[in-house]
Context: one part of a larger RNA
RNA sequence: GCCUACGAGUUACGGUAUGUGGCGAGGUUAACCCGUGAGGGGUAGCCGGAGCGAAAGCGAGUCUGAAUAGGGCGUUCAGUCGCAUGCUGUAGACCCGAAGCCAAGUGAUCUUGCCAUGGGCAGGUUGAAGCGGGGGUAAGACCCCGUGGAGGACCGAACACACGUCAGUUGAAAAUGGCGGUGAUGACCUGUGGUUAGGGGCGAAAGACCAAUCAAACUCGGCGAUAGCUGGUUCUCCUCGAAAUGCAUUUAGGUGCAGCGUCAUGCGUUCAGUACCGGAGGUAGAGCACUGGAUGGGUUAGGGGGCCUACAAGCUUACCGACCCCAGCCAAACUCCGAAUUACGGUACUCCAGAGCAUGGCAGUGAGACCACGGGGGAUGAGCUUCGUUGGUCGAAAGGGAAACAGCCCAGAUCAUCAGCUAAGGCCCCUAAUUCAGGACUAAGUGGAAAACGAUGUGGAUUUGCACAGACAGCCAGGAGGUUGGCUUAGAAGCAGCCAUCCUUAAAAGAGUGCGUAACAGCUCACUGGUCGAGUGAAUCUGCGCGGACAAUUUAACGGGGCUCAAGUCCUGAGCCGAAGCUAUGGAUUUCAACAUUUAUGUUGGAGUGGUAGAGGAGCGUUGAUGAUGCGACUGAAGCGACGGGAUAACCCGGCGUGGAGUGUCAUCAAGUGAGAAUGUAGGC
Numbered sequence: 001g002c003c004u005a006c007g008a009g010u011u012a013c014g015g016u017a018u019g020u021g022g023c024g025a026g027g028u029u030a031a032c033c034c035g036u037g038a039g040g041g042g043u044a045g046c047c048g049g050a051g052c053g054a055a056a057g058c059g060a061g062u063c064u065g066a067a068u069a070g071g072g073c074g075u076u077c078a079g080u081c082g083c084a085u086g087c088u089g090u091a092g093a094c095c096c097g098a099a100g101c102c103a104a105g106u107g108a109u110c111u112u113g114c115c116a117u118g119g120g121c122a123g124g125u126u127g128a129a130g131c132g133g134g135g136g137u138a139a140g141a142c143c144c145c146g147u148g149g150a151g152g153a154c155c156g157a158a159c160a161c162a163c164g165u166c167a168g169u170u171g172a173a174a175a176u177g178g179c180g181g182u183g184a185u186g187a188c189c190u191g192u193g194g195u196u197a198g199g200g201g202c203g204a205a206a207g208a209c210c211a212a213u214c215a216a217a218c219u220c221g222g223c224g225a226u227a228g229c230u231g232g233u234u235c236u237c238c239u240c241g242a243a244a245u246g247c248a249u250u251u252a253g254g255u256g257c258a259g260c261g262u263c264a265u266g267c268g269u270u271c272a273g274u275a276c277c278g279g280a281g282g283u284a285g286a287g288c289a290c291u292g293g294a295u296g297g298g299u300u301a302g303g304g305g306g307c308c309u310a311c312a313a314g315c316u317u318a319c320c321g322a323c324c325c326c327a328g329c330c331a332a333a334c335u336c337c338g339a340a341u342u343a344c345g346g347u348a349c350u351c352c353a354g355a356g357c358a359u360g361g362c363a364g365u366g367a368g369a370c371c372a373c374g375g376g377g378g379a380u381g382a383g384c385u386u387c388g389u390u391g392g393u394c395g396a397a398a399g400g401g402a403a404a405c406a407g408c409c410c411a412g413a414u415c416a417u418c419a420g421c422u423a424a425g426g427c428c429c430c431u432a433a434u435u436c437a438g439g440a441c442u443a444a445g446u447g448g449a450a451a452a453c454g455a456u457g458u459g460g461a462u463u464u465g466c467a468c469a470g471a472c473a474g475c476c477a478g479g480a481g482g483u484u485g486g487c488u489u490a491g492a493a494g495c496a497g498c499c500a501u502c503c504u505u506a507a508a509a510g511a512g513u514g515c516g517u518a519a520c521a522g523c524u525c526a527c528u529g530g531u532c533g534a535g536u537g538a539a540u541c542u543g544c545g546c547g548g549a550c551a552a553u554u555u556a557a558c559g560g561g562g563c564u565c566a567a568g569u570c571c572u573g574a575g576c577c578g579a580a581g582c583u584a585u586g587g588a589u590u591u592c593a594a595c596a597u598u599u600a601u602g603u604u605g606g607a608g609u610g611g612u613a614g615a616g617g618a619g620c621g622u623u624g625a626u627g628a629u630g631c632g633a634c635u636g637a638a639g640c641g642a643c644g645g646g647a648u649a650a651c652c653c654g655g656c657g658u659g660g661a662g663u664g665u666c667a668u669c670a671a672g673u674g675a676g677a678a679u680g681u682a683g684g685c
Stems, first nucleotide, its partner, number of pairs: 001685006011091013026047003032041003051058002061073004094232002097229001101222002104219003113195008121186001123155003126151001130147006159183003163180005198214001200210002235619006245258005259365002261362007270355001272350007285337001286335002291331003295327004302320002304317004368394005373388005399410003414587004419583003425577003428561003434574001436573006447563001453547002457544010474531005480504003485499003510525001514523002588609010620674001622671010639658003643654004
C1' cells in the first nucleotide's frame, strides 16, 4: 500500500413542539396489593378549570393611587394521559485524540553520592627532604660528593576517559568501528554487599542522573479528566434552499439576539413593477453671498526709508501694506444656488410568483472572493486595505466564448433524440461556418504590450503668406562707400565686450546671419538683378503609422501555421457557424386550478424540476420478534460464482454451476441497521 472484518447521534429520566390515539370540563394514576399471566385494584399526588398583588388579601377582576382618573397584568380562545418523531436539559451524551492534575504503590541489578570489605596499576625516567663524608666558619649559614627515594612529578602498556577525523545513519551496533588523542600512585580505577525515593533523592552544578523514560520516574486508580481545537461520522430518491452582515461579548477562527433558509398553521394581493400626484432632501455640478485659503492690478489709511527740521508740521518714495474697488481662483468638516437618480406617502393599472405579513417547530451562517460603480487609507501603488439600505458573478453553477484561466462575456443542466433556430464569439488551415459584397486607411508584421517627449511618415478638414507684373528651390552676378563708427584694448577692422545703429551711391547691400584671423584677410548670409516657368511656404484640428522600447532553460508580447487592395484597422451590407439557451417529439416528477369520481386516484390546462451548509417529504436494504402464509434434501434452503432480465434510485427477479440445511413473502414491532477515507483497529498478502 491493497484486500477482508470491525468502526461514530445511543440509552435513562425531565422540558417543549408536531403527528396520532383514548377520555373530555375534566384527564390521569405513583408506590404498593391481588393474580401463573392477561389483567384487576389503589385517588395520595400531578395538570387543567381565574386572576391580580411583595404580601395581608380581594376576585372577573386586581395592583398602583387621595381618586369613581389614568395606567400595568387579566377577563375571549379545551384540556389531559399514552405512543411516535424533531429539538433541548441532566448524565461520558456522535466517535477517536492531549499536554497535564491528584492519590496509593513499585523502583538506586542502569546511574548519583555515601558506607563496609576486597582487588588492580608492565616497563622506563627524574632525583625533594633527611642522613653520611669532605670543604668552609669563631660557631653557623653556605658549597661539593655520595646516599636516599619524595611527587594530585615525567614517558608509556594494562585500566579509565572521549579531544579530532573518516566510516556508519532502514547501522554489525537504539551511541558503534578504524586511525590518531588524554590520564595512567591518584580528588585514581574497580569487584561484592549495603544505603539515600518522586516536589523527593543525589549532584566538583550539565536541570545532569534516579532501569534505552526526567524542568518532576514508573505502575495502577480518580478516568470515558477536560479539549470554544484538528480529524472522522456508513443506503437512495424528491421539493425548497442560505450566510460569510448588525449589535454585544476577558470578544475577535467561540457564543447570544437580530438578519437571511426551511416546515406547519392563519390572513388573502397586503408584496413587487409601472404611471400619475404629493411633499422631504443639500449629493454631483456650480458658485464665492458666509467661513477659511489664495494671485495680480487700482485706490488709500497706517508703518519703514529719504529731504527738511528747535518742536510741531511739511515734501517725497520702483519699500511693506489693512479696508474698499476691478479681474481671475480653491474647499470632506464653505454654500447665494442646485440636479439626475433614489427613498417615503397616496391613487390607479399590470402581475399570481416558492410574492407579502403574523405565530410557532427546526436550522445553518456570523474567515468571504473578484468585477463594475460611488468614496476613505496608500503613492488618484498592489491579485493592497476598508466602507456603501449600490449592482453582478463565484461561493453553492455545469454548458458555450476569452488558447489554457472560481469571480470577465453569453447562458441557468428534469430525462431521451445521428432534428431545427439562435446568444456571446466567430467564418484562410489546424477548427464548425464567407478566401462574401462595397468604400476608405495602414507598410509599421503596426495589428500581435507602454509614457513624457521627438520627427519634411502618410490620409482628411480648415486658415493664411508669396506667385505669369514670374513666386519657391537650383544656377550666374552683385552684396558697395563715409568706415578700421565711438569706446575699450597689446590688438578689437561687421563678427571678445560696452554705447550708438546714422548718412551716401543705388536694382540691392545690416555700422552686419554664421564660419574664420593674433588682428586684418578669406568664405557665407540677409537684401537685389538675371536665368528658369507653375505652383510654393507657414499654421491649426484630426485618422492611421515611426522612434522612445533593455532579462534571465526555448522562438515565447497573434494559441500555431501563416496573413499586406489582409486572414490588419474604420464604416456599410448580405449570409452562415455556434451552447446543456429557445423550439420540435416522446417520457418522468413537483405544485396550482378546473372537472370527474371509487376520496386518493384519474384527465385536461398553467407554472416549475442546477445546487453547498441546511429544512421538509417519500422509500430501499440488513438483523431479530409476533401473527398469517409459502419453499426446501428422489426433484437440493442459505451462502458463493459468472451470466440474463426488470425498476426513477437504494435494489429486485430468473435459470445455470457450486454448496449441503435451512429459508422466503405480507402485516406489525424492535434495533449492536448500511463505510472509502478518522497518520482509524485487527488479520492476511